Context: one part of a larger RNA
């Protein structure tokens, strides 16, 4: 100089504690480990692997394994020959392929050819989701959105260093201030960027309706006042008062004001560490394989199932279940789509069809909320798992292995031991809504959008985890 310490001194974080609400028990639904398989393709492994790559494994996807083919090749470039292709039947086959058969075609052209394209030969050569993330590039996770790394020049030490950066205050913060042999600076912090809260100009159709006329209806006539959209501006900065402080910096309280001390929330992640993760997104070095580790086709696997774990979803019910009337979002998405109305069907859905490339139409009726009846504490009018029956849809095909409907079925479970996890405000909690991916879809996940809408925080002793300064060390 780190590093470490069941040393010290401050600080700080949902780290305790104060609270609410769950996991851990139970059925399901997803990952995973074992196991077991012809295969159950690979990879993540403490936090930081385990609803993780996978924004969607019936075929395909597919890498895996069984059996059938293929060897210049499924793809790419070059040489030589020959002329065409594609597409369609047809017979053999699981199908890949095979034999047949129909058809007979581009573009330029100096009419020599040459261009795409196909087949054929021969090699160079292609291919490799084969190893190696301990050869690597990019990208990522993590400490951690912590407040910290560091350099130049001075000085000080014989060097390794040191100072700066420590120290007094303050902050979220190496943030300011003062102070000092250190003076400045870089990269972090902060701001500039998006959003949301407030309000003003522009602009008013496909948005809106206050007066005014109409109408079943913002329907239309009229309007752009009001919402609202979307562009540009304003507005917050410790500006103001008052206190407390070293007359600083700041903190404490007021006004005013839609917000007031970083207004919320996102984006942004310094030096560095983990030889962290990723040869399977891609790109690459070396090694490997070359009639197979390449290629192609059929079925099958990745859905297996004594068991053990994460992570969820639904419940054990009355602040509930049902049934019947009613009332309010928001962000989105739609052409090989979103699909109204009508009809049909107990429904899933189907039938015919308007509109709509959408501030027009259409997904879309939000739900939890109110009203009003009914159940009366039971494994039950909770609970819905499984299990028959029949169906609907989507797709060449739902048997291995989809999804949803109707009926019947009606298991476990009456709040869950050690033990653990989230969360400080419009946030938990709770109630539905909507993209992505996708033919359908195993979506209870992911990501986002809204309604309703709490409880606590004395406090820093303690347990985790970080900062700064000090001290002690047989560590580097």
């Nucleotide at each position: 100089u780190g590093a470490c310490g069941g040393g010290g001194g401050c600080c700080c974080g949902c780290a305790c504690a104060a609270g609410c609400g769950g996991u851990g028990g139970a059925g399901c639904a997803u990952g995973u480990g074992g196991u077991u398989u012809a295969a159950u393709u690979c990879g993540a492994a403490g936090c930081a692997a385990c609803g993780c790559g996978a924004a969607g494994a019936a075929c395909c996807u597919u890498a895996c394994c069984a059996g059938g083919u293929c060897u210049u090749g499924a793809c790419a470039u070059c040489u030589a020959g020959u002329g065409c292709a594609a597409a369609c039947c047809c017979u053999a086959g699981a199908g890949a392929u095979a034999g047949g058969g129909u058809g007979u075609u581009u573009c330029c052209u100096u009419c020599g050819g040459g261009a795409a394209c196909a087949c054929u030969a021969a090699g160079a050569c292609a291919g490799g989701u084969g190893g190696u993330g301990c050869a690597u590039g990019g990208c990522u996770g993590u400490c951690g959105u912590c407040a910290g790394c560091u350099c130049g020049u001075g000085u000080c030490g014989u060097g390794a260093g040191a100072u700066g950066u420590u120290g007094g205050g303050u902050u979220a913060a190496g943030u300011c201030c003062c102070g000092c042999a250190a003076c400045g600076a870089g990269c972090g912090c902060a701001a500039c960027c998006c959003u949301u809260a407030u309000u003003a100009u522009u602009a008013g159709u496909u948005g809106c309706c206050a007066g005014c006329a109409u109408u079943a209806a913002g329907u239309u006539g009229g309007g752009c006042a009001c919402u609202c959209u979307a562009a540009u501006g304003a507005g917050a900065c410790u500006g103001c008062c008052g206190g407390u402080g070293a007359c600083a910096a700041a903190c404490c309280g007021g006004a005013g004001g839609a917000a007031g001390g970083u207004g919320g929330g996102g984006a942004c992640g310094a030096c560095g560490u983990c030889a962290a993760g990723u040869c399977a997104u891609c790109a690459u070095g070396c090694c490997c394989c070359u009639u197979a580790u390449g290629a192609c086709c059929u079925g099958g696997g990745c859905u297996a199932c004594a068991c053990a774990c994460g992570u969820g979803c639904u419940a054990c019910a009355a602040u509930g279940g049902u049934u019947a009337g009613u009332a309010c979002a928001a962000c989105g998405a739609g052409g090989a789509g979103c699909g109204a109305a009508c009809c049909u069907g107990u429904g899933a859905a189907g039938g015919c069809a308007a509109g709509c490339g959408a501030a027009u139409c259409u997904c879309u009726u939000a739900a939890a909320g109110c009203u009003a009846a009914u159940c009366u504490c039971a494994g039950u009018u909770c609970g819905g798992a499984u299990u028959g029956c029949a169906c609907u849809c989507u797709g060449c095909a739902a048997c291995u292995c989809g999804a949803g409907u109707g009926c019947a079925u009606g298991a476990a479970g009456c709040u869950g031991g050690a033990a653990u996890c989230g969360c400080u405000a419009g946030u938990a909690a709770u109630c539905g809504c909507g993209g992505a991916u996708c033919a359908c879809g195993c979506a209870c996940g992911c990501c986002g959008c809204g309604g309703u809408g709490a409880a606590u925080a004395c406090g820093u002793u303690c347990c985790c985890g970080g900062g700064c300064c000090u001290u002690g060390u047989a560590c580097a």

Predicted 3D model of a 476-nucleotide part of an RNA (small-subunit ribosomal RNA, 3' major domain) from uncultured Lactobacillus sp. NCBI's taxonomy places the organism under Bacteria, Bacillati, Lactobacillales, Lactobacillaceae, Lactobacillus. The prediction has a mean pLDDT of 83. It matches the Rfam family "Bacterial small subunit ribosomal RNA".